[in-house]
Context: one part of a larger RNA
RNA sequence: UCCGGCGAGUUACUCUUACUGGCAAGGUUAAGGACUAAAGGUCUGGAGCCGAAGGGAAACCAAGUCUUAAUAGGGCGUUAUAGUCAGUGUGAGUAGACCCGAAACCGGGUGACCUACCCAUGUCCAGGAUGAAGUUGCCGUAAAAGGCAAUGGAGGUCCGAACACACAUCCGUUGAAAAGGGUGGUGAUGAGGUGUGGGUAGCGGAGAAAUUCCAAUCGAACCCGGAGAUAGCUGGUUCUCCUCGAAAUAGCUUUAGGGCUAGCCUCAAUUUAGUCUUGCGGAGGUAGAGCACUGAAUAUCCUAGGGGGCGUCAAAGCUUACCGAAGAUUAUCAAACUCCGAAUGCCGUUAAGAUGAUGAUUGGGAGUCAGACUGCACGAGAUAAGUUGGGUAGUCAAAAGGGAAACAGCCCAGACCUCCAGCUAAGGUCCCAAAGUGAGUGUUAAGUGGAAAAGGAUGUGGGAUUUCGAAGACAACUAGGAUGUUGGCUUAGAAGCAGCCAUACAUUCAAAGAGUGCGUAAUAGCUCACUAGUCGAGAGGUCCUGCGCCGAAAAUGUCCGGGGCUAAACACUACACCGAAGCUGAGGAAUGUGUAAACAUUGGUAGAGGAGCAUUCUUAACAGCGACGAAGCUGUACCGUAAGGAGCAGUGGAGUGUUAAGAAGAGAGAAUGCCGGA
Repeated sequence: UCCGGCGAGUUACUCUUACUGGCAAGGUUAAGGACUAAAGGUCUGGAGCCGAAGGGAAACCAAGUCUUAAUAGGGCGUUAUAGUCAGUGUGAGUAGACCCGAAACCGGGUGACCUACCCAUGUCCAGGAUGAAGUUGCCGUAAAAGGCAAUGGAGGUCCGAACACACAUCCGUUGAAAAGGGUGGUGAUGAGGUGUGGGUAGCGGAGAAAUUCCAAUCGAACCCGGAGAUAGCUGGUUCUCCUCGAAAUAGCUUUAGGGCUAGCCUCAAUUUAGUCUUGCGGAGGUAGAGCACUGAAUAUCCUAGGGGGCGUCAAAGCUUACCGAAGAUUAUCAAACUCCGAAUGCCGUUAAGAUGAUGAUUGGGAGUCAGACUGCACGAGAUAAGUUGGGUAGUCAAAAGGGAAACAGCCCAGACCUCCAGCUAAGGUCCCAAAGUGAGUGUUAAGUGGAAAAGGAUGUGGGAUUUCGAAGACAACUAGGAUGUUGGCUUAGAAGCAGCCAUACAUUCAAAGAGUGCGUAAUAGCUCACUAGUCGAGAGGUCCUGCGCCGAAAAUGUCCGGGGCUAAACACUACACCGAAGCUGAGGAAUGUGUAAACAUUGGUAGAGGAGCAUUCUUAACAGCGACGAAGCUGUACCGUAAGGAGCAGUGGAGUGUUAAGAAGAGAGAAUGCCGGA
């Protein structure tokens, strides 16, 4: 991992509700007893329970009663009488209550053969080194002290085997081993190692102390019991078909991944509304707008007041490139501003139209309370997030099919079944790959298309406007570009060209600035503006707009799905075709409505409701079947909408079927399920 078997809403009592049956203003027995043919038996037994009357706390009264002073008012009742017993189904309660699953808690016992510490009694420590005290001798002293040499053999002394330990590293890591092996290491006369016997016990013991040890178990051992502890948690929960079909919200919650009530779903009964559009009638303060209020905020004027200066201090007074309330004019902003103010939406309607059971009430049963994304208008955030919070609509959830390469939430479209029929949607039509290498008019040259901004640019198309131009423009070439004058000032110098002043100075001119740039120390020199000639037809500026260009650096491999494309890109136009489980056609099924003809419907998780199939056993019938071969097994092209059911053949060797009912140990693929096997 697979196969086979086993494996989860049960039972009792009470209540609720629906249906079925009995009896009915009544219904019914319980324990017990008697009988007996012994069976979902018969007969007794009326205690008790429910109902037929209520009101009141009660006494009590009674179709009334309570409240009250009340004959008043009011509350609950009466005035449409149906109950009760049993069965079956649903749900609830009490019980383990659908099944498996804790960590834990408590009680009673068993453990110190492991290990910790203690007690008693034994035992073990090769060899080597060092050389304390003491002692002896000599020297020394008045005697001592002291010194030297021997002797001696101390020590949680040294080196190092046994023994004990476990510091480093390698190996081992489904090991040779549930802690080891190799090579080194530490202690090795000591707080040393070790044998045997004994002691301390779990709300405890022991501990040179680590939450360490107490039998491979230790923040409280193990075994059995309470015990099926509890589990708002996770997992699992077994046949089929049909009808309908949610929610992820509100309020409350020691509540937030749980609950309760409501909302939304379903079933039954009763009832008669409901929804949409238009019209009509309403309320409102959003978008926008505005500045009349509340605030914010711009400029100018005016000015109360303040600051500075003058006034010898003070005061009066004067003054101002300062600040500036209020006011005037100008131009703005606001979710918590409004003199205004829509569109939608909302409410009402004995108006009109559409729809055709969609509404409401009562009762039974639920599930749901983690929602997700997308569009739109918002809050939070950074006008970040596949972020977060509500509102609104859609889709997913619970929805398959086609498109978007792939892609729950986007676009199209809602799958009853069958078909080798047709038409379309979104999206497409060169090849992969169904359908135009289709048509017309333009654009793009960037592979733009097929990712991106501020910003930049004689890219290119279209439009508008303006200036110059056959009295000759623009560009190019030829020639000129002068004089007063080196303008004045400044300066060492300043001559068009360092700087300052003037520059709408003047003259000669076709034209020529008191000078556009380069240049010189200053001159010089080269240019420009401006003018003439040559040439001969357009040239220049601004704005709007289409498509492009640069800006453009990232980690597996390139931003078209790929090939590839200059259209097979983009824009506009008309046409053709392809394209889905959509629609149509043909055949069939089921459900609902309907007298019928017929019409409509049939995606679906949680969940509600309905109808069935199969398994085992019981009862009855079939004078059922069966050694002329039961069940089971194997094979098989048959039947049924499905669960399933037959027939035939083989195998097998003794039971078993159908129909009508009944009762359940009644259906497995999942539970890190249990047992067995491969």